[in-house]
Context: one part of a larger RNA
RNA sequence: UUGGGUAUAAAGCGUCUAUAGGUGGCUUUUCAAGUCCACCGUCAAAUCCUAGGGCUCAACCCUGGACAGGCAGUGGAAACUACUAAGAUGGAGUAUGGUAGGGGCAGAGGGAAUUUUUGAUGGAGCAGUGAAAUGUAUUGAGAUCGGAAAGAACACCAAUGGUGAAAGCACUUUGCUGGGCCGACAUUUACACUAUGAGAUGAAAGCUAGGGGAGCAAAUGGGAUUAAAGACUCUAGUAGUCCUAGCUGUAAACAAUGGAUACUAGGUGCUGUGCGACUCAACUUGUGCAGUGUUGUAGCUAAUGCGUUAAGUAUCCUACCUAGGGAGUACGCUCGCAAGAAUGAAACUC
Repeated sequence: UUGGGUAUAAAGCGUCUAUAGGUGGCUUUUCAAGUCCACCGUCAAAUCCUAGGGCUCAACCCUGGACAGGCAGUGGAAACUACUAAGAUGGAGUAUGGUAGGGGCAGAGGGAAUUUUUGAUGGAGCAGUGAAAUGUAUUGAGAUCGGAAAGAACACCAAUGGUGAAAGCACUUUGCUGGGCCGACAUUUACACUAUGAGAUGAAAGCUAGGGGAGCAAAUGGGAUUAAAGACUCUAGUAGUCCUAGCUGUAAACAAUGGAUACUAGGUGCUGUGCGACUCAACUUGUGCAGUGUUGUAGCUAAUGCGUUAAGUAUCCUACCUAGGGAGUACGCUCGCAAGAAUGAAACUC
């Protein structure tokens, strides 16, 4: 490499858009490039296979023949692929009527809590722990009541629920805006699927510049514990956490499960929406589509389990794997302000 694989054994890019490429729904037609059939030529001899023969047999040698396959030519076939021409519509779009939503961006407003500060009451502790101590307090703390300020996060509703490509998204309201789903009727007519390279986006931490800084809190100081304590625990506390503009580009970025299409038993919940039955209506009940759960048949699996949201049955495209360690390391190259990221070995060992 082939073969075989990728939930958990090695292995699905964090996610999306889309170029090249690969693949591509239905009907009729053209053509004969792919495809298939026949004939002919050629592919040295030896070798291999086979029918005979010769050495007393055998190895060995001699004569003849053939299979399979490659290339070129000639003549045919027309189902499939490609090509040509035409058509239709179920795939895919567009328009239209509804509808649900923490989808995104920007502005405005709100209350509870916390801390600080100020005024009042009051007068000895408070805080903390397994127990303590550091700490704090008669320069009046803690507690209670009133005023003010600041920053961050939005209790209940709340759900096994919604939404977004993923990361993610939740106080209220306004403006702008993306996508989805359902219904009927038009319209374009295969315009589709996937996706190397590329581009976009991407939690937290981290970095640069400028703001902000209530609470929490790496580092750090102190008190304890302990043989020691660089920890767990306590008391303080700086970066950071927040905002704006950039950078970084990684996570157990997980459903450890790439995307698309079709098919293959059911039962039972929830969400959105449509159509019926019953009714004046509500309640009840049947059913379609889209999503999200749970249980489970066939089938699959090494087992666990998966099971119409497949890990079943098939097709197409793509990424990745090939014993453990060395090692996601070294070197080189690209990117980055840096931290580092991406690509990514070998010797050796077993």
A computed fold for a 350-nucleotide part of an RNA from Oryza coarctata, annotated as small-subunit ribosomal RNA, central domain.
Lineage of the source: Eukaryota > Streptophyta > Euphyllophyta > Oryzoideae > Oryza.
The coordinates come from a structure-prediction model, not an experiment, and the mean pLDDT is 88.